Large-subunit ribosomal RNA, domain V from a Bacillota bacterium, 583 nucleotides, folded computationally. The coordinates come from a structure-prediction model, not an experiment, and the mean pLDDT is 84. It matches the Rfam family "Bacterial large subunit ribosomal RNA". Rfam links the family to the GO terms ribosome and structural constituent of ribosome. The organism belongs to Bacillota, within Bacteria.
[in-house]
Context: one part of a larger RNA
RNA sequence: CCUGCGACUGGACAGAAAGACCCCAUGGAGCUUUACUGUAACCUGACAUAGGAUUUUGUUGUUUCAUGUAGAGCAUAGGUGGGAGGCAGAGAACCACUCUCGUUAGGGGGUGGGGAGCCACAAGUGGAAUACCACCCUUGGAAUAACGGAGUUCUAACCUAGGGCCGUGAUCCGGUUCGGGGACGGUGUCAGGCGGGCAGUUUGACUGGGGCGGUCGCCUCCUAAAGCGUAACGGAGGCGCCCAAAGGUUCCCUCAGCGCGGUUGGAAAUCGCGCGUGGAGUGUAAAGGCAGAAGGGAGCUUGACUGCGAGAGAGACAUCUCGAGCAGAGACGAAAGUCGGGCUUAGUGACCUGGUGGUACCGAGUGGAAGGGCCAUCAAUCAACGGAUAAAAGUUACCCUGGGGAUAACAGGCUGAUCUUCCCCAAGAGUCCACAUCGACGGGAAGGUUUGGCACCUCGAUGUCGGCUCAUCGCAUCCUGGAGCAGGAGCAUGUUCCAAGGGUUCGGCUGUUCGCCGAUUAAAGCGGUACGUGAGCUGGGUUCAGAACGUCGUGAGACAGUUCGGUCCCUAUCCGUCGCAGG
Numbered sequence: 001c002c003u004g005c006g007a008c009u010g011g012a013c014a015g016a017a018a019g020a021c022c023c024c025a026u027g028g029a030g031c032u033u034u035a036c037u038g039u040a041a042c043c044u045g046a047c048a049u050a051g052g053a054u055u056u057u058g059u060u061g062u063u064u065c066a067u068g069u070a071g072a073g074c075a076u077a078g079g080u081g082g083g084a085g086g087c088a089g090a091g092a093a094c095c096a097c098u099c100u101c102g103u104u105a106g107g108g109g110g111u112g113g114g115g116a117g118c119c120a121c122a123a124g125u126g127g128a129a130u131a132c133c134a135c136c137c138u139u140g141g142a143a144u145a146a147c148g149g150a151g152u153u154c155u156a157a158c159c160u161a162g163g164g165c166c167g168u169g170a171u172c173c174g175g176u177u178c179g180g181g182g183a184c185g186g187u188g189u190c191a192g193g194c195g196g197g198c199a200g201u202u203u204g205a206c207u208g209g210g211g212c213g214g215u216c217g218c219c220u221c222c223u224a225a226a227g228c229g230u231a232a233c234g235g236a237g238g239c240g241c242c243c244a245a246a247g248g249u250u251c252c253c254u255c256a257g258c259g260c261g262g263u264u265g266g267a268a269a270u271c272g273c274g275c276g277u278g279g280a281g282u283g284u285a286a287a288g289g290c291a292g293a294a295g296g297g298a299g300c301u302u303g304a305c306u307g308c309g310a311g312a313g314a315g316a317c318a319u320c321u322c323g324a325g326c327a328g329a330g331a332c333g334a335a336a337g338u339c340g341g342g343c344u345u346a347g348u349g350a351c352c353u354g355g356u357g358g359u360a361c362c363g364a365g366u367g368g369a370a371g372g373g374c375c376a377u378c379a380a381u382c383a384a385c386g387g388a389u390a391a392a393a394g395u396u397a398c399c400c401u402g403g404g405g406a407u408a409a410c411a412g413g414c415u416g417a418u419c420u421u422c423c424c425c426a427a428g429a430g431u432c433c434a435c436a437u438c439g440a441c442g443g444g445a446a447g448g449u450u451u452g453g454c455a456c457c458u459c460g461a462u463g464u465c466g467g468c469u470c471a472u473c474g475c476a477u478c479c480u481g482g483a484g485c486a487g488g489a490g491c492a493u494g495u496u497c498c499a500a501g502g503g504u505u506c507g508g509c510u511g512u513u514c515g516c517c518g519a520u521u522a523a524a525g526c527g528g529u530a531c532g533u534g535a536g537c538u539g540g541g542u543u544c545a546g547a548a549c550g551u552c553g554u555g556a557g558a559c560a561g562u563u564c565g566g567u568c569c570c571u572a573u574c575c576g577u578c579g580c581a582g583g
Base pairs, nucleotide, nucleotide: 001583002582003581004580005579006578007577008576010575011574012573015569022404023403024402025401027400028399029396030395031394032393035201036200037199038198039197042193043192044191045190046189047188048187049186051154052153053152054151055150056149057148058147059146060145061144062143063142064141065140066139068137075130078136079135080134081133082132085119086118087117094113095112096111097110098109099108100107101106158181159180160179162178163177164176165175166174167173204216205215206214213233217239218238219237220236221235222234240385241283242342243341247301248300249299250298251297252296253295255279257275258274259273260272261271281290282289284347286345287344288343305328306327307326308325311322312321313320314319317386330339331338332337353379354378355377356376357375358374359373361372362371411458412456413454414453415452417451419447420446421445422444423443424442428438429437465540466538467537468536470532471529472528473527474526475525478503479502480501481498482497483496484495485494486493505519506518507517508516509515546564547563548562549561550559551558552557
């Protein structure tokens, strides 16, 4: 060195299981609720099954009776019409008693007496004239009918898990009878209420992982690299209006500030003179504009018009923007002309659905209508602002599926803010003296052990803290060794240099690493090795399912809060390592 055998597990990001953590899906399921929408059940009502009688009461109709007072006027005139007569021995006036209405004037009725007239017309008053007749009105009474409400009662529907008898040797069931209940209950249909009991669903996206927070449309500036455009959870602001003048037109004017002068009057009020390119002003943010003004006034006005629109610009589209000119009817101006809102750029919302006004286009045989169309206009924090529905929140550690190393937690990588170590400068401390020792304010490196940042391999799996076992390396050295300096007398000690050969304890507490404590020691070093080492062990911690406390939540549940409990698989193919044998 080769081969074989026996061992051991450091590696083959070993094997096993399309990661259970995390994120994603307009995926699923379980559960919750004051999410949304339904619904069983329940409650209430109407009608049906479903009947009799009676009391009371409401509405309406019919019949009948009564009722009606402003003032004037015989006097209690409801309205309109007809009307010159009507009523009366079938008992008028009048009287008595009585009932009723009443505005206290009187009206109406009944009984008895009475025994022949009374009323109207005319006149008078008044807006209207009375007797009598008809049709009505207001208010009220009675009768009756219809439809209702409420109460009581009946029995024949219906009920009876009350008794008896029969089928029948039967605590079922049915029949029958007696009793009880009774038009209720029950049942059906329809409607209102309630309704996580149950059901179907929803519960946004962006995001230096996700959640929490913030944001989501529009305007202005910068980023933006001198056309346009251009990203970020980049840096700054504004909008969701306003104005009948703050619009149109014609004419006129010039600001802010400063200097000088001037009563009260001052830094600053109003006045005069001068300088004054805009520093003022412009409804509102910013930018770009603007004095020949777009700024400040005055007069007259409504073009903040109707029908259009050559032609352009922006945009993936949707759509947005600019626009001369033509026709109509106007405003202002002497006219030329200007005017289709505002110095410009924000002040906003597609389609559907519905409302309102107009039009007269369609109109299910025809004529109409209903309904629709067309024109105008209204209703959106549809603000998640190109708006999924008219209508929607949570929870899952009981969870599931599909995916992702497109994306987090471990480890690695890059980085090195933070961290550790070193260095430079030297104010100062050190009695004196910066540098024996320490070293402010600052500056520069190294390392890659901390906390982070990034998200690059790995989510068809790279097992995670600590301990045990076994180590191996670095040196920024804890001990031991060799030196320099000292603010080194000695013993000690400080600091620096060289040095990694060897060594670097046992206990108590805690899951702890760490740390504190006890007792030793020459010393009880700091780090790397996937925070070395789970196909080597453990499994106390963390990190499934059970349970509890505190807290939060209406709740299901939740908590880098706590607490008790909780399955650790792997027969070694190759490399590696150790041992043995043969060649």